[in-house]
RNA sequence: GCGCCAGUAGCUCAGUUGGAUAGAGUAUCAGACUACGAAUCUGAGGGUCAGAGGUUCGACUCCUCUCUGGCGCG
Numbered sequence: 001g002c003g004c005c006a007g008u009a010g011c012u013c014a015g016u017u018g019g020a021u022a023g024a025g026u027a028u029c030a031g032a033c034u035a036c037g038a039a040u041c042u043g044a045g046g047g048u049c050a051g052a053g054g055u056u057c058g059a060c061u062c063c064u065c066u067c068u069g070g071c072g073c074g
Stems, first nucleotide, its partner, number of pairs: 001073007010026004019057001028044005050066005
């Protein structure tokens, strides 16, 4: 330099053919339970869907460029 894959909550990830309010587990916080904790149950907060632009009535999803990480080729 070229090709491929990945980037979504603090962390690990799902999100199907473009369409209803963007989700799960874990962690954190609060409550219940307990003599107190742990465990368990219930709830809450937490998001520039890596960034920018484009297509579209509508984009996490499609296209282009850039950035970061991984793998391969030279």